[in-house]
Context: one part of a larger RNA
Molecule: large-subunit ribosomal RNA, domain I
Organism: Cytophagales bacterium
RNA sequence: AGCGCAGGGAGGAUGCCUUGGCUCUCAGAGGCGAUGAAGGACGUGAUAAGCUGCGAUAAGCUACGGGUAUUGGCACAUACGAUUUGAUCCGUAGAUUUCCGAAUGGGAUAACCCAUCUAAUUGAAGAUUAGAUAAUUCAAACUUGUUUGAAUGGCAAACCUGGUGAACUGAAACAUCUAAGUAACCAGAGGAAGAGAAAACAAUAGUGAUUUCCUUAGUAGUGGCGAGCGAAAAGGAAAUAGCCUAAACCUAUUAUGUUUCGGCAUAAUAGGGGUUGUAGGACCACAACAUCCGAUAUAAAAUGAACGAGAAUUUUUUGGAAAAUUAAGCCAUAGAUGGUGAAAGCCCAGUAUCGGUAAAUUUUAUUGAAGUAGUGGUAUCCUGAGUAGGACGGAACAGGUGAAAUUCCGUUUGAAUCUGCCGGCACCAUCCGGUAAGGCUAAAUACGACUGAGAGACCGAUAGUGAACUAGUACCGUGAGGGAAAGGUGAAAAGUACCCUGAAUAAGGGGGUGAAAUAGUACCUGAAACCUUGCGCUU
Numbered sequence: 001a002g003c004g005c006a007g008g009g010a011g012g013a014u015g016c017c018u019u020g021g022c023u024c025u026c027a028g029a030g031g032c033g034a035u036g037a038a039g040g041a042c043g044u045g046a047u048a049a050g051c052u053g054c055g056a057u058a059a060g061c062u063a064c065g066g067g068u069a070u071u072g073g074c075a076c077a078u079a080c081g082a083u084u085u086g087a088u089c090c091g092u093a094g095a096u097u098u099c100c101g102a103a104u105g106g107g108a109u110a111a112c113c114c115a116u117c118u119a120a121u122u123g124a125a126g127a128u129u130a131g132a133u134a135a136u137u138c139a140a141a142c143u144u145g146u147u148u149g150a151a152u153g154g155c156a157a158a159c160c161u162g163g164u165g166a167a168c169u170g171a172a173a174c175a176u177c178u179a180a181g182u183a184a185c186c187a188g189a190g191g192a193a194g195a196g197a198a199a200a201c202a203a204u205a206g207u208g209a210u211u212u213c214c215u216u217a218g219u220a221g222u223g224g225c226g227a228g229c230g231a232a233a234a235g236g237a238a239a240u241a242g243c244c245u246a247a248a249c250c251u252a253u254u255a256u257g258u259u260u261c262g263g264c265a266u267a268a269u270a271g272g273g274g275u276u277g278u279a280g281g282a283c284c285a286c287a288a289c290a291u292c293c294g295a296u297a298u299a300a301a302a303u304g305a306a307c308g309a310g311a312a313u314u315u316u317u318u319g320g321a322a323a324a325u326u327a328a329g330c331c332a333u334a335g336a337u338g339g340u341g342a343a344a345g346c347c348c349a350g351u352a353u354c355g356g357u358a359a360a361u362u363u364u365a366u367u368g369a370a371g372u373a374g375u376g377g378u379a380u381c382c383u384g385a386g387u388a389g390g391a392c393g394g395a396a397c398a399g400g401u402g403a404a405a406u407u408c409c410g411u412u413u414g415a416a417u418c419u420g421c422c423g424g425c426a427c428c429a430u431c432c433g434g435u436a437a438g439g440c441u442a443a444a445u446a447c448g449a450c451u452g453a454g455a456g457a458c459c460g461a462u463a464g465u466g467a468a469c470u471a472g473u474a475c476c477g478u479g480a481g482g483g484a485a486a487g488g489u490g491a492a493a494a495g496u497a498c499c500c501u502g503a504a505u506a507a508g509g510g511g512g513u514g515a516a517a518u519a520g521u522a523c524c525u526g527a528a529a530c531c532u533u534g535c536g537c538u539u
Stems, first nucleotide, its partner, number of pairs: 001538009015524001016488002020459002022456007030447001031155002039100003042055003046078002050074002061094006070082003105114003115133007135152008159190001160188005170177001174224001200207002211238004221229002242440003245384001249272010277418001279383004283377004292371001297366007307355003313328002317324001329346002331335001337349003389413008399425001420435005475482002495523001498510004
């Protein structure tokens, strides 16, 4: 020096574990905010740096309900307290709630500065305390420019509607095209939104608002007919729900005009009336006062917070410990799950089941506000106008201007009035379907920040969220922003009394605890690299 065997140090892999994550399902709730939110700053504890809670009433105050022996959060110490006159704790409802922040009296470098008016403390000045004092819109009042009242503002995960609207990319280049009406930005709303009761589809037969899913179908089409884009009807399901106005006509009020003072006309407002395609309504005549619907109120019941009741086991052996093992039982509308010194239906918390409750919600019964109907006649009136349509320029439609219907926008034109008008993919005729130019509408559908219950051929601390721990923390950056590491003693602290070595509050040796201390808080297991000790063999 090498090899081998054995033992240590160092290190923190591996195994086991899970407080935390990830994905999904169901149910609830789907908002909070000028009664000052979300989010913060600063405070607040006997001692108090962090987190949590709370707000000068400050880890809390009050009431009611529940509950029963402990208790002053994480947090294990000392001191001092609270509590069976019912605390702590749980639920509900209140009180308090500094300063900033939409921030709103004015200002500002957020958590600060400075005011005005009224009232109070005082006799005044001054000071302090309390309240008010932003803007915009709408309404009301009257003194007509003021007052009063209401609303709005900001935040929040996605879903939704509207506005503005890319590029990379693909086309194997690239310009029409594509990506894509996507991303992004802006505005707005709701628990859903939007759409919606045929001027619809269809085809000689029929359907009967909208929405969503399956299918039709990668079909018909469209397309530098390239890349690509890409329906609908019919059929099958989910869920179902229909309504209100404008007008004609009648009436009232007000104003204006006119008047032969009886009125008439016009306009505005309000009430009645009326709402459709087999045309309907007004109008005239007749008939009827039905039927349906069900606001509101009352009563009852159910659901509904904390919560209550809730079955059944002993023994032998091993062991530190029994839930393991042995033997014999028991309960089960409960053998879900978790815990307990190893693996428990019968030890504990629970579970099945039954019960309880304020607010509130729902259902049922009674009540019955508002609304809701027919027949015939006539062809006088009404049935949504700068509208429909045209031209030009664009856009949306699966459809790129095309033979291009349909829908929407800009410019410019511009009808008809039921013997009317629109559509059925240029256009015309026939036929068929419908009735535009006003409005509302639940459900089936989308999402998941939040609450509850659950599931997983998901992870198990270099994984799973960045974060199982004081994590968006420490730290970095002027800033936008970037962004960690870090879990495990033991069943129980029983966390090593006492003695010794030592300068020692270091470290160690005895001794003690414990099943175990090579489990000693640098703590489960404790691999490898690396360092080292003893012994053997070889050279």